The prediction has a mean pLDDT of 82. A computed fold for a 64-nucleotide RNA from a Terriglobales bacterium, annotated as nadA riboswitch. Its Rfam family is "nadA riboswitch". By type it is a small RNA. For this family Rfam cites "Structure and ligand binding of the ADP-binding domain of the NAD(+) riboswitch" (Huang et al., RNA, 2020).
[in-house]
Formats: sequence, structure tokens, C1' cells
RNA sequence: GGCUACAACAUCCCCGCUGGUUGGGCGCAACUUCUCAGAAGGAGCGCAGCGAAUCAGCUGAGCC
Repeated sequence: GGCUACAACAUCCCCGCUGGUUGGGCGCAACUUCUCAGAAGGAGCGCAGCGAAUCAGCUGAGCC
């Protein structure tokens, strides 16, 4: 330097770190529709161990 359907370390197991993308969850919500106090939809914003996928870089491990 290259490769890995590798992650030992972890207060059961799983989970290395950081930052993206896509898609979910929860909360707020302009606005729209139906209709007259409720329902449906909902741009956008925010939150998080999102036990979803994926990309880049890095740490460690193994192999070459």
C1' cells in the first nucleotide's frame, strides 16, 4: 500500500469513531380540503442507542 459478508474493546446480547445520502419513528407545524368543531392531508422545522440500507474518511484486527 491492497483486500476483508473483520470489530477485540462495550454494566445480558448487538453496537469501533466521525460526517453524509436515502428511507422510517416521535414532536411541532405554515397551509389545503371536507365541514363548523372536529376530521383528513400536509410544505417545512426539530429530537433520538432509528437494533434500516448505503457512501466517504479514520481507529484497531486478520490476510496478502

It was read from a public genome assembly, where an Rfam model found it.